[in-house]
RNA sequence: CAGAGUAGGCGUAAGCGCGUGAAGUGCGGAGUGAACGGGGAGUUGUCACUCUGACGAAAAGCAGCUCGGAAGCUGCUUGCGGUGCAUAUGCCGCAUCCCGCUG
Numbered sequence: 001c002a003g004a005g006u007a008g009g010c011g012u013a014a015g016c017g018c019g020u021g022a023a024g025u026g027c028g029g030a031g032u033g034a035a036c037g038g039g040g041a042g043u044u045g046u047c048a049c050u051c052u053g054a055c056g057a058a059a060a061g062c063a064g065c066u067c068g069g070a071a072g073c074u075g076c077u078u079g080c081g082g083u084g085c086a087u088a089u090g091c092c093g094c095a096u097c098c099c100g101c102u103g
Base pairs, nucleotide, nucleotide: 001103002102003101008092009091010090011089012088013087015085016084017083018081019080020079027053028052029051030050031049032048033047034046038099039098040097041096059078060077061076062075063074064073065072066071
């Protein structure tokens, strides 16, 4: 001088779910906690949970049941949702400081 490697984030694929009687996702505020290359320190950054505020959505078909009918309920299928989980893969990636590792 150059490089490797973390948590985590995002995309894609297929799987199993949830919602479609609107939860979830995304956004603002408050609180608590956790993690952050091999070692140490560690943020105004990251993530999780709780409370709260505003905003806000796509249903359709078939079958069965109740029923005089209207209507309702259940199941399945196809959709829809900045939907959840785990898997594979690609990309990004230690805020920063000190030391270390490889060449």
A computed fold for a 103-nucleotide RNA from uncultured Hominilimicola sp., annotated as THF (Tetrahydrofolate) riboswitch aptamer. Rfam family: THF (Tetrahydrofolate) riboswitch aptamer. The literature on the family includes a 2011 paper in Structure by Trausch et al., "The structure of a tetrahydrofolate-sensing riboswitch reveals two ligand binding sites in a single aptamer". Lineage of the source: Bacteria > Bacillati > Bacillota > Oscillospiraceae > Hominilimicola.